[in-house]
RNA sequence: GGAUGCUUAGCUCAGCGGGAGAGCAUCGCCCUUACAAGGCGGGGGUCGCCGGUUCGAAACCAGCAGCAUCCA
Numbered sequence: 001g002g003a004u005g006c007u008u009a010g011c012u013c014a015g016c017g018g019g020a021g022a023g024c025a026u027c028g029c030c031c032u033u034a035c036a037a038g039g040c041g042g043g044g045g046u047c048g049c050c051g052g053u054u055c056g057a058a059a060c061c062a063g064c065a066g067c068a069u070c071c072a
Base pairs, nucleotide, nucleotide: 001071002070003069004068005067006066007065010024011023012022013021018055026042027041028040029039030038048064049063051061052060
């Protein structure tokens, strides 16, 4: 330098162009003499950045950045 894949909550990851989610973690309550486990509920997100397409973009297109693998 080139090719491919990935970038969404603290972590691991889903997500047919129209509702932003799950598990774990964290906080509160219940349970318990207490802790753990279990049950119920809550908070936490500029969906990597910038443009474009579209009535509407996390998703489609272009560019850029970062990470991984491969080629040179």

This is a predicted structure of a 72-nucleotide RNA (transfer RNA) from an uncultured Erysipelotrichaceae bacterium. The coordinates come from a structure-prediction model, not an experiment, and the mean pLDDT is 83. The sequence was found in a public genome assembly.